About this RNA
The RNA shown here (THF (Tetrahydrofolate) riboswitch aptamer) has 95 nucleotides and comes from uncultured Bacteroides sp. Model confidence (mean pLDDT): 78 of 100.
[in-house]
């Protein structure tokens, strides 16, 4: 000195269980506070999450009274595939 490996996760399909269809939930912007970010150490103006407030908004339909097919950029788990530390230091693997 070159090159490369590795976490958290995160995107998409699927599958199950649910929750809303009386509109909660997503997403959209603004503001607290907090948490996480490769084996170690630092860490953002980026991720995440709770809470506050704004702004915007939705598919029902059958059967008969709790079911059945829907529907929501719905929760949560399980598989499959792709991706993968903002970045900085050291370590780690080969030459």
């Nucleotide at each position: 000195g070159c090159a490369g490996a590795g976490u958290a996760g995160a995107a998409u399909u699927u599958u199950g269980u649910g929750c809303g269809u009386u509109a909660a939930g997503u997403g959209c912007c603004g503001g607290a506070u907090g948490a996480a970010c490769a084996g170690g150490g630092a860490g953002u103006u980026g991720u995440c999450a709770u809470c506050c407030g704004g702004a915007c908004g939705a598919a029902a339909a059958g059967a008969u009274u709790u079911c059945u097919u829907g529907c929501g950029g719905u929760a949560c788990a399980g598989a499959a595939u792709u991706c993968g530390c903002a970045u900085c230091c050291c370590g780690c693997u080969g030459c």

The RNAcentral record of the sequence draws on MGnify.
Its Rfam family is "THF (Tetrahydrofolate) riboswitch aptamer". About the family: Tetrahydrofolate (THF) riboswitch was first reported for Ames et al. as an RNA motif in 5' untranslated (5'-UTR)regions of folate transport and biosynthesis genes in Firmicutes genomes.